[in-house]
The RNA shown here (transfer RNA) has 82 nucleotides and comes from bacterium (Candidatus Gribaldobacteria) CG07_land_8_20_14_0_80_33_18.
Rfam family: tRNA. By type it is a transfer RNA.
RNA sequence: GGAGGGUUGGCAGAAUGGUAAUGCGCUGGUUUCGAAAACCAGUGGGAGAAAUCCCUUGCAGGUUCGAGUCCUGCACCCUCCG
Numbered sequence: 001g002g003a004g005g006g007u008u009g010g011c012a013g014a015a016u017g018g019u020a021a022u023g024c025g026c027u028g029g030u031u032u033c034g035a036a037a038a039c040c041a042g043u044g045g046g047a048g049a050a051a052u053c054c055c056u057u058g059c060a061g062g063u064u065c066g067a068g069u070c071c072u073g074c075a076c077c078c079u080c081c082g
Stems, first nucleotide, its partner, number of pairs: 001081007010024003018065001025043006044055004058074005
């Protein structure tokens, strides 16, 4: 230099172009003398007293009514070729 694959919450890891799953962890609760386990609820970020609103899938653009998904460029990781 060329080719292929990958990048999604704290971690792992799904998602046919149509509401970003699930598990672990964490927080609160139930239970217990107290814990563990189990069960229930919550758990991306910002604003707000709340209701609610805005933003978010490596970064920047594009296509589309609508993009994690399709297209372009760039960054980083893995493999292969030279």
Overview:
It was read from a public genome assembly.